[in-house]
Context: one part of a larger RNA
Molecule: small-subunit ribosomal RNA, 3' major domain
Organism: uncultured bacterium
RNA sequence: UGACGGGGGCCCGCACAAGCGGUGGAGCAUGUGGUUCAAUUCGACGCAACGCGAAGAACCUUACCUGGGCUUGAACCGCAGGUAGUAAAAACCCGAAAGGGUAAUGACCCGCAAGGGAGCCUGUAGAGGUGCUGCAUGGUUGUCGUCAGCUCGUGUCGUGAGAUGUUGGGUUAAGUCCCGCAACGAGCGCAACCCUUAUCCUAUGUUGCCACUCCGAGCAAUCGGAAGCACUCUUAGGAAACUGCCCCGGAUAACGGGGAGGAAGGUGGGGACGACGUCAAAUCAUCAUGGCCCUUAUGUCCAGGGCUACACACGUGCUACAAUGGCCGAUACAAAGGGAAGCAAAACGGCAACGUCGAGCAAACCCCAAAAAGUCGGCCCCAGUUCGGAUUGUGGGCUGCAAUUCGCCCACAUGAAGUCGGAAUCGCUAGUAAUCGCGGAUCAGCAGGCUGCGGUGAAUACGUUCCCGGGCCUUGUACA
Repeated sequence: UGACGGGGGCCCGCACAAGCGGUGGAGCAUGUGGUUCAAUUCGACGCAACGCGAAGAACCUUACCUGGGCUUGAACCGCAGGUAGUAAAAACCCGAAAGGGUAAUGACCCGCAAGGGAGCCUGUAGAGGUGCUGCAUGGUUGUCGUCAGCUCGUGUCGUGAGAUGUUGGGUUAAGUCCCGCAACGAGCGCAACCCUUAUCCUAUGUUGCCACUCCGAGCAAUCGGAAGCACUCUUAGGAAACUGCCCCGGAUAACGGGGAGGAAGGUGGGGACGACGUCAAAUCAUCAUGGCCCUUAUGUCCAGGGCUACACACGUGCUACAAUGGCCGAUACAAAGGGAAGCAAAACGGCAACGUCGAGCAAACCCCAAAAAGUCGGCCCCAGUUCGGAUUGUGGGCUGCAAUUCGCCCACAUGAAGUCGGAAUCGCUAGUAAUCGCGGAUCAGCAGGCUGCGGUGAAUACGUUCCCGGGCCUUGUACA
């Protein structure tokens, strides 16, 4: 100087407490361990591995296994030698394919020619490797932590390590700011500058809008058209919030409490943004790369299988156990997206999945598209049930060369466990939790995962004694 303490002081954080909903019990989905296997490819392992890499394993992917092939090779490139019925190659044969064989036919460029090039063959230099080492590395990432810290120059103090500044009194979300001070300044961080959301103004006016006016249809509600750009909205520019104003407290300061005005008030809400460093943290399988290893194989091609196994154990989820519910009928109100090898209306067929036909739309125009919870009416009457839907059978649909291993969907039948979950444990402080549906990426097909979007919309916080993590000061230390 640090680190540590079941030392002290001060202060934070859904850390506890207060509250709401879960997990742990059930069934299933998914990841992992284990076991099994010819193979169940590899990586990730407390927080910070385990719906993680994988935003999509039937073939492909694929790195694994079995079997069958190739050997200058699937792609790149240099040198030497050789090569005209040469290179290429229909058709045929073997084969699961890859590959191998036979073979009709049969070339190109430069040059008058000789010859040279390309191709092919042989040899060689070398390709190739998802082989090893993340403890040789770059790059990237996680984490402490959006925590408020980490340092430097000069000066001063100390023999020195180092200290001071950065401590102290206040204050803040903040090393934020004020005051003081042997310090005075500065840098990386904090904040602000960026995006988005909430209000208004201006511009814009189609594909958006429909208040007033006109026309047409209609008894009316309303619909269509014209005119219009008020309003909504689109996307550009601007305004607006700064403790600016008032009162009180405070050292007259920083700042704090209250109030006015305001769409918004003291960082308005959300995002992007992650200091010096820590964990020899993760990744040689994104990529790059040192060293080592393989070279008729650890390279490469193909078929089939496997990654989907199953006595078990754990993590993350979905669906439930019902009446604030289930079922049937009727009926409202979104936002954000996607669409041409695409989205597909209407109509028709089918109980349905879906099929036939195909209007419109490169989309503020057309389509996906129905939002669902909600509301209105009806049934169920507390039961393993009109709860719950696992499992299984049969028939069908779709994608795709192909759904047996191993896809999704529909109909009928079947109807399991489960009556709110032990010890323990997780999330959340407001448009949040809870709950409800919708979209997108990946994608031929496949979403209970992921990532966005909106609808409905709570409860609680006395407080900081305790648990966990962290910051500052101080103290002890036989630790570095």